[in-house]
Context: one part of a larger RNA
RNA sequence: GAUUGAACGCUGGCGGCAUGCUUAACACAUGCAAGUUGAAUGGUAACAGGCCUUCGGGCGCUGACGAGUGGCGGACGGGUGAGUAAUGUAUAGGAAUCUGCCCUGUAGCGGGGGACAACUUAGGGAAACUUAAGCUAAUACCGCAUACGACCUACGGGUGAAAGACUUCGGUCACUAUAGGAUGAGCCUAUGUCUGAUUAGCUAGUUGGUAGGGUAAAGGCCUACCAAGGCGACGAUUAGUAGCUGGUCUGAGAGGACGAUCAGCCACACUGGGACUGAGAUAUGGCCCAGACUCCUACGGGAGGUAGUAGUGGGGAAUAUUGGACAAUGGGCGAAAGCCUGAUCCAGCAAUGCCGCGUGUGUGAAGAAGACCUGCGGGUUGUAAAGCACUUUCAGCUGGAAAGAUGAUGAUGGUACCAGCAGAAGAAGCACCGGCUAACUCCGUGCCAGCAGUUGCGGUAAUACGGGGGGUGCAAGCGUUAAUC
Numbered sequence: 001g002a003u004u005g006a007a008c009g010c011u012g013g014c015g016g017c018a019u020g021c022u023u024a025a026c027a028c029a030u031g032c033a034a035g036u037u038g039a040a041u042g043g044u045a046a047c048a049g050g051c052c053u054u055c056g057g058g059c060g061c062u063g064a065c066g067a068g069u070g071g072c073g074g075a076c077g078g079g080u081g082a083g084u085a086a087u088g089u090a091u092a093g094g095a096a097u098c099u100g101c102c103c104u105g106u107a108g109c110g111g112g113g114g115a116c117a118a119c120u121u122a123g124g125g126a127a128a129c130u131u132a133a134g135c136u137a138a139u140a141c142c143g144c145a146u147a148c149g150a151c152c153u154a155c156g157g158g159u160g161a162a163a164g165a166c167u168u169c170g171g172u173c174a175c176u177a178u179a180g181g182a183u184g185a186g187c188c189u190a191u192g193u194c195u196g197a198u199u200a201g202c203u204a205g206u207u208g209g210u211a212g213g214g215u216a217a218a219g220g221c222c223u224a225c226c227a228a229g230g231c232g233a234c235g236a237u238u239a240g241u242a243g244c245u246g247g248u249c250u251g252a253g254a255g256g257a258c259g260a261u262c263a264g265c266c267a268c269a270c271u272g273g274g275a276c277u278g279a280g281a282u283a284u285g286g287c288c289c290a291g292a293c294u295c296c297u298a299c300g301g302g303a304g305g306u307a308g309u310a311g312u313g314g315g316g317a318a319u320a321u322u323g324g325a326c327a328a329u330g331g332g333c334g335a336a337a338g339c340c341u342g343a344u345c346c347a348g349c350a351a352u353g354c355c356g357c358g359u360g361u362g363u364g365a366a367g368a369a370g371a372c373c374u375g376c377g378g379g380u381u382g383u384a385a386a387g388c389a390c391u392u393u394c395a396g397c398u399g400g401a402a403a404g405a406u407g408a409u410g411a412u413g414g415u416a417c418c419a420g421c422a423g424a425a426g427a428a429g430c431a432c433c434g435g436c437u438a439a440c441u442c443c444g445u446g447c448c449a450g451c452a453g454u455u456g457c458g459g460u461a462a463u464a465c466g467g468g469g470g471g472u473g474c475a476a477g478c479g480u481u482a483a484u485c
Base pairs, nucleotide, nucleotide: 001485002484003483004482006481007480008479009478010477013357014356015355016354017353018352019350020349021315026313027312028311030310031309032308035072036071037070040069041068043065044064047063048062049061050059051058052057079268080267081266088193089192090191091190092189093188094187097185098184102181103180104179105178106177107176108175110144112142113141119134120133121132122131123130124129150159151158152157164173165172166171194240195239196238201231202230203229206228207227208226209225210224211223212222213221243265244264245263246262247258248257249256250255270291271290272289273288274287293304294303295302296301321347323346324345325344329343330341331340332339333338360390361389362388363387370381371380372379373378394426396421397420398419399418400417404412429474430473431472432471433470434455435454436453440469441468442467443466444465450457451456
């Protein structure tokens, strides 16, 4: 000098665009953050309409729809960086794999069956919830038939499927098997990837082979047997530290430091372990077990997980609203209308940063008053003020009013922007002035009080302390501290 997710002190007018728990991966009250589908289904708890009515009510008939069965989605999106020095990541390759929804083909979609929820009845329990009996539907479940192709094969053969719904009757959307694609994912190899030798030896599933198991898939991934290997001063092992990268900051570069926001990958979801379902999880707002903690309890037993978004306590020098909307973009479901979406888009708070603008302009010498200095003549503040003549950016008030939305639909927002009105009106501070380093005098103090980045100032004339006047530098900021180059 440049820089920062900064903090602190003094000060503070406006706007745009960004950014905002770096500390306790500490504990969390409350609300919301993942639903949707009646064009899969039995139905009708609520609402509206219709019909019947003995005016009590009844009828799913219609729009719709609570709870339930079924489907798809809750593996995305969002958060955090604890762990991890390599099961990670970056780059370049590879072969032994899977892939829901989507796209393009080929071939099908025949005929049956038995249940279980909901519901009813009877119980148990404080609650969470739960037991028994009975009834019932399906795109839920299970056989039979069929098999171009598919899978298995000892090449003789064997095995395995489906579901309907709506319709303007044209069809549309589904379903089954299979081939290819696209996308996504799993796996392997090489190279790079912090510090310590005051860590020198480490390793028995260890290294390799054979056979088998297992997986979607190669493989000591696992098991049995056999061999005795494998790694290491080109740093194994061990210890410490750490998410990695694109990038960011700095620097002429080479380098050095860092890894906030944004993007890619990884890991984690109170702590540890486990599997289930599924195309995909060993699953943040799923399940089971154990533990710590918190809460409820009728003491028998139960409930919970903000490193989602707001918010609270705590820690800290320090970091925001318990806001609006699905209008846009995107996602889930649905044939669609649509519903959901704290993703997102917006608004609020903060000079936290960057950028822009303003706090007036011209004229004005009696060089006014005041203040300070003085050699007492005067000098400085200083065209500065006042006065005179103008202007109205921004802020304020009044009126109009977007784009973002291809047909409709605007939270933002009566916002941006435009027009008009009034009046210089509402808007300047901070640090420094001995040298380094731009900027000097007076008073007070008297090695005191104090200053200080460095050199050093202060013991009676201190340009170095404190105040006044004056000046210098930056400016809605200025200075200090911390940190990096």

A computed fold for a 485-nucleotide part of an RNA from a metagenome, annotated as small-subunit ribosomal RNA, 5' domain.
The coordinates come from a structure-prediction model, not an experiment, and the mean pLDDT is 87.
The full RNA is in RNAcentral, with records from SILVA.